The RNA shown here (transfer RNA) has 76 nucleotides and comes from a bacterium.
The sequence was found in a public genome assembly.
Rfam family: tRNA. Rfam describes the family as follows. Transfer RNA (tRNA) molecules are approximately 80 nucleotides in length.
The prediction has a mean pLDDT of 81.

[in-house]
RNA sequence: GCGUCCAUAGCUCAAUUGGCAGAGCAAAUGACUCUUAAUCAUUAGGUUCAAGGUUCGAUUCCUUGUGGACGCACCA
Numbered sequence: 001g002c003g004u005c006c007a008u009a010g011c012u013c014a015a016u017u018g019g020c021a022g023a024g025c026a027a028a029u030g031a032c033u034c035u036u037a038a039u040c041a042u043u044a045g046g047u048u049c050a051a052g053g054u055u056c057g058a059u060u061c062c063u064u065g066u067g068g069a070c071g072c073a074c075c076a
Base pairs, nucleotide, nucleotide: 001072002071003070004069005068006067007066010025011024012023013022019056027043028042029041030040031039049065050064051063052062053061
């Protein structure tokens, strides 16, 4: 330098050919009780990497950029 893949809640990951953004863990609150654990219930938590484009509608499609992983090539 070229190509492929990835980026979604604090963490790990889903989202069924474009149609209401979710789960587990963690957190907060409450219940329970030998108990700062475990268990149960409830609640909160999101600029879906960034900027544009297409569309009635974009996490999803297109372009560019950023960060990361891998492969190939080049160099001494």